[in-house]
């Protein structure tokens, strides 16, 4: 340098154009307990950036950025 893949809450992970963007762990609050742990209930927190297509984009296209693989 060519080609391919990936990017979603703090972490891991679902989401094949219209979902309130879901789940697990973690965090915070409450309940329970003499206290802690466990358990139960609740809350906050996320689509890498830009452009395009579309009535509508996390989802499709292009470019960029970052990471990984492969060929030389």
């Nucleotide at each position: 340098g060519g080609c391919c893949c990936u990017a979603u809450c703090g972490u891991c992970u679902a989401g094949c154009g219209g979902u309130c963007a879901g789940g697990a762990c973690g965090u915070c609050g409450g309940c329970c307990u003499c206290u802690c742990a466990c358990g139960c209930c609740g809350a906050a927190a996320g689509c890498u950036g830009g452009a395009g297509u579309u009535c509508a984009a996390u989802u499709c296209u292009c470019c960029a950025u970052a990471g990984g693989g492969u060929c030389a």
The RNA shown here (transfer RNA) has 72 nucleotides and comes from a Myxococcota bacterium. Taxonomically the source falls in Myxococcota (Bacteria, Pseudomonadati). Rfam family: tRNA. The family's RNA type in Rfam is transfer RNA. Its mean pLDDT, the model's own confidence on a scale to 100, is 82.